About this RNA:
Predicted 3D model of an 826-nucleotide part of an RNA (large-subunit ribosomal RNA, domain II) from Durio zibethinus. Rfam family: Eukaryotic large subunit ribosomal RNA. On this family, see Cannone et al., BMC Bioinformatics 2002: "The comparative RNA web (CRW) site: an online database of comparative sequence and structure information for ribosomal, intron, and other RNAs". Gene Ontology terms of the family: structural constituent of ribosome and ribosome. The RNAcentral record of the full RNA draws on SILVA. NCBI's taxonomy places the organism under Eukaryota, Embryophyta, Gunneridae, Helicteroideae, Durio.
Context: one part of a larger RNA
RNA sequence: GACCUACGUGCUCCCCAUUUGGCCCAUCUUGAAACAUGAACCAAGGAGUCUGACAUGCGUGCGAGUCAAUGGGCUAAGAAACCCGUAAAGCACAAGGAAGCUAAUUGGCAGGAUCCCUUGUGGGUGCACCACCGAUCGACCUUGAUCUUCUGAGAAGGGUUCGAGGGUGAGCAUGCCCGUCAAGACCCAAAAGAUGAUGAACUAUGCCUGAGUAGGGUGAAGCUAGAGGAAACUUUAGUGGAGGCCCACAGCGAUACUGAUGUGCAAAUCGUUCGUUUGACUUGGGUAUAGGGGUGAAAAACUAAUUGAAUCAUCUAGUAGCUGGUUCCCUCUGAAGUUUUCCUCAGGAUAGCUGAAGCCCCCGACGAGUUCUAUUGAGUAAAGCCAAUGAUUAGAGGCAUCGGAGGUGCAAUGCCCUCGACCUAUUCUCAAACUUUAAAUAGGUAGGAUGGUGCGACUGCUUCGUUGAGCCAUGCCACAGAAUCGAGAGCUCUAAGUGGGCCAUUUUUGGUAAGUAGAACUGGCGAUGCGGGAUGAAUCGAAAUCCAAGUUACGGUGCCCAACUACGCGCUAACCCAAAACCCACAAAGGGUGUUGGUCGAUUAAGACAGCAGGACAGUGGUCAUGGAAGUGGAAAUCCACUAAGGAAUGUGUAACAAGUCACUUGCUGAAUCAACCAGCCCUAAAAAUGGGUGGCGCUUAAGCUCACUACCUAUACCUGGUUAUCGGGGCAAGGGCUAGGCCCCAAUGAGUAAGAGGGUACGAUGGUCAUCGUAAAACCUGAGGCGCGAGCUCGGGCGGAAUGGCCAUCAAUGCAGAUCUUGGU
Numbered sequence: 001g002a003c004c005u006a007c008g009u010g011c012u013c014c015c016c017a018u019u020u021g022g023c024c025c026a027u028c029u030u031g032a033a034a035c036a037u038g039a040a041c042c043a044a045g046g047a048g049u050c051u052g053a054c055a056u057g058c059g060u061g062c063g064a065g066u067c068a069a070u071g072g073g074c075u076a077a078g079a080a081a082c083c084c085g086u087a088a089a090g091c092a093c094a095a096g097g098a099a100g101c102u103a104a105u106u107g108g109c110a111g112g113a114u115c116c117c118u119u120g121u122g123g124g125u126g127c128a129c130c131a132c133c134g135a136u137c138g139a140c141c142u143u144g145a146u147c148u149u150c151u152g153a154g155a156a157g158g159g160u161u162c163g164a165g166g167g168u169g170a171g172c173a174u175g176c177c178c179g180u181c182a183a184g185a186c187c188c189a190a191a192a193g194a195u196g197a198u199g200a201a202c203u204a205u206g207c208c209u210g211a212g213u214a215g216g217g218u219g220a221a222g223c224u225a226g227a228g229g230a231a232a233c234u235u236u237a238g239u240g241g242a243g244g245c246c247c248a249c250a251g252c253g254a255u256a257c258u259g260a261u262g263u264g265c266a267a268a269u270c271g272u273u274c275g276u277u278u279g280a281c282u283u284g285g286g287u288a289u290a291g292g293g294g295u296g297a298a299a300a301a302c303u304a305a306u307u308g309a310a311u312c313a314u315c316u317a318g319u320a321g322c323u324g325g326u327u328c329c330c331u332c333u334g335a336a337g338u339u340u341u342c343c344u345c346a347g348g349a350u351a352g353c354u355g356a357a358g359c360c361c362c363c364g365a366c367g368a369g370u371u372c373u374a375u376u377g378a379g380u381a382a383a384g385c386c387a388a389u390g391a392u393u394a395g396a397g398g399c400a401u402c403g404g405a406g407g408u409g410c411a412a413u414g415c416c417c418u419c420g421a422c423c424u425a426u427u428c429u430c431a432a433a434c435u436u437u438a439a440a441u442a443g444g445u446a447g448g449a450u451g452g453u454g455c456g457a458c459u460g461c462u463u464c465g466u467u468g469a470g471c472c473a474u475g476c477c478a479c480a481g482a483a484u485c486g487a488g489a490g491c492u493c494u495a496a497g498u499g500g501g502c503c504a505u506u507u508u509u510g511g512u513a514a515g516u517a518g519a520a521c522u523g524g525c526g527a528u529g530c531g532g533g534a535u536g537a538a539u540c541g542a543a544a545u546c547c548a549a550g551u552u553a554c555g556g557u558g559c560c561c562a563a564c565u566a567c568g569c570g571c572u573a574a575c576c577c578a579a580a581a582c583c584c585a586c587a588a589a590g591g592g593u594g595u596u597g598g599u600c601g602a603u604u605a606a607g608a609c610a611g612c613a614g615g616a617c618a619g620u621g622g623u624c625a626u627g628g629a630a631g632u633g634g635a636a637a638u639c640c641a642c643u644a645a646g647g648a649a650u651g652u653g654u655a656a657c658a659a660g661u662c663a664c665u666u667g668c669u670g671a672a673u674c675a676a677c678c679a680g681c682c683c684u685a686a687a688a689a690u691g692g693g694u695g696g697c698g699c700u701u702a703a704g705c706u707c708a709c710u711a712c713c714u715a716u717a718c719c720u721g722g723u724u725a726u727c728g729g730g731g732c733a734a735g736g737g738c739u740a741g742g743c744c745c746c747a748a749u750g751a752g753u754a755a756g757a758g759g760g761u762a763c764g765a766u767g768g769u770c771a772u773c774g775u776a777a778a779a780c781c782u783g784a785g786g787c788g789c790g791a792g793c794u795c796g797g798g799c800g801g802a803a804u805g806g807c808c809a810u811c812a813a814u815g816c817a818g819a820u821c822u823u824g825g826u
Base pairs, nucleotide, nucleotide: 025038026037027036040826041825042824043823044822045821048326051182052181053180054179057176058175059174060173061172062171065091066090071084072083073082095102096101107133108132111129115124116123117122136165137163138162139161140159141158142157146153147152186325187324193315194314195313196312197311198310204289205288206287207286208285209284210283211282212281213279215247216246217245218243222239223238224237225236226235227234228233251276252275253274256272257271259270260269291307293303294302328760329759330758331757332756333755338351340349341348342347352498353497354495355494357492358491359490361488366486367485368484370483371482372447373446374445375444376443382437383435384434389431390430391429394426396424397423398422401421402420403419404418406416407415408414451477452476453475454474456472458470459469461468501525502524503523504522506520507519508518509517530541531540532539546722547721548720550718551717555713556712557711558697559696560695568707570705571704590684591683592682594681595680596679597678598677599676601674602673603672611668612667613666614665615664619639623635624634647662652659724750725749726748728746729745730744731743732742761815764811765810766809767808768807769806770805771804772803780798781797782796783795785794786793787792
């Protein structure tokens, strides 16, 4: 080392089985698992590129300059690249004005880094930057001394005017990333347009020259003969063989079966049937007419399987606000569907939201989706209508006035009565475009050093006025003048995506209403997973690096299914379907002597209610009316006697009576009874088309409903520990710890579509450098190998037989799953 046997382990990893969860990607979309589209599978190819000009940022060189024009030169040799410079042109170094033209030097002050002196919370210096004031340059308005050729020149001034000004320059050249514009401009794709050619072998029509076309039928003109007739002529029988005449073969066509076929025999065929067949017939060859043209017995038909404008090539990679597609990984941040505008509504620009680059300070400056205090604007909700405006109900009172009716009267602007208008005090009901009053929320401002308070100058402003206002100079005042919070405040430049939205609570407009249309505040979905709601964009809980332990939320705890067939008091019986949890997947008014609880009013040991039994009479057949009506068809009365009690009668009944019953009363019995209303559960009201749904099974002192109270279950939430990335802070040159592009420590944070940024990975090529290789390179296959978050890297073995790799730079025709993608294969 090989082989064999037996035994042991399972960190990583593989296979099989079981359990739980789990819908198919890409795309447009508010929303896709969709009965929306694309995709059978594999390989190879396949889409933001190059150039120019701008612009921000970041670098590099020189710097008031900068810069490789052309050109010239050096060297032993070799120069596209090295060197030189009259350095040209360019850009920069001065602005303003339409133009003529005119034309800027160091000021002050607040905040300020640094440094110095001091050690006090002090003083000085005052960079960059930022803010303000004054003067300054040009334009404009105004003023106009002076000079002057009388036309101009123009000093000293003034101005809340305008400028892309100056105020000790910052630029030029070059490189890179992102972006804009122009170009084919991320890729594929039109309908169109233009220029020039080629076609009449198909087919349309004309012309020239050829060819072809059974058999029957019918029987025109003409002719012959007979008959009639005076004749004209007529008529009969033949003969004859005309015709865009008839039937029909070939031919040519194509009506019906809406037959066969329909990846066909065939990109128009086959069968039967049918139309026509001596003619405007069929057909060969030749020739003529050509694309906005031809030709057309006219169908916009035909013009080579193409025709409401042929085919081919070119312009041309035509354009497309439209459809589709757009290729490796990780990390950090992270939207919008709104404003304004556009021949704008499938799109842009603009602002907003967002990223990146930063700049500047920072321990109390400053800030705030918060509260408090003070102050302030409004005209909504509410309220009001015996307040204004407008609408509106009801009575009451009434002097005068107006209108109508009536009485009296000859009449009256006489009298009386009455209905209204009107007036007065009341009363009922209302208002988006009514209001005296008037919220709550929400909004603005302020809560100090740029402040407060003295004093003194100045002013052409202001005032009757040194009055005021402004400004300058100079003293004094620090308890920094409400709370809370801050994972810091402020500022600049540049760029992407977006500019279809949708849902919920509340408010709200149109609408009968809507899973309807339009708004407001806030929160969500979109862009977002996780635990509940069986299922599910938006609801409830809660937002996520990767693991382990513990604890909870919403929701649950008979079984499916983790967890009490727990506990306590009640309710509920539902044969047409008992019930069983926000959104939410429906049910109402009404009714119930089902049962439970309550409110209120009655009766009752002076015996109720219910049950059984006795009485229920007399005046009187009351009066009227009627054919009749005696308690009981109708009308108006509703008395009295005797009683324990008995209605001029509660209903049945009769033609009318009768009979029997009730109210009322008594006896027996012996304790509770009756009415009306309220609301819990239950029932009814409650009928639909495949068989069906508290999620299912099932459940009945529940596993249902109301209330209460323990325990328990579980999310990526909370807490603890570990881990990783990012961001922030801090330490480290030694003593063995080595890549400061490093090592170590602490704290916080981690969702993400469109989009942005950073870092990494892979393929190809070039240069440098270091390597591998016939003792076997690459590619390929394989392993339960190893490393990395990942893209990927690497190792062993097999196969293979000639090239290949690491690092540092540079450069790109640089990464595929999709495009009815292209080509090939299966």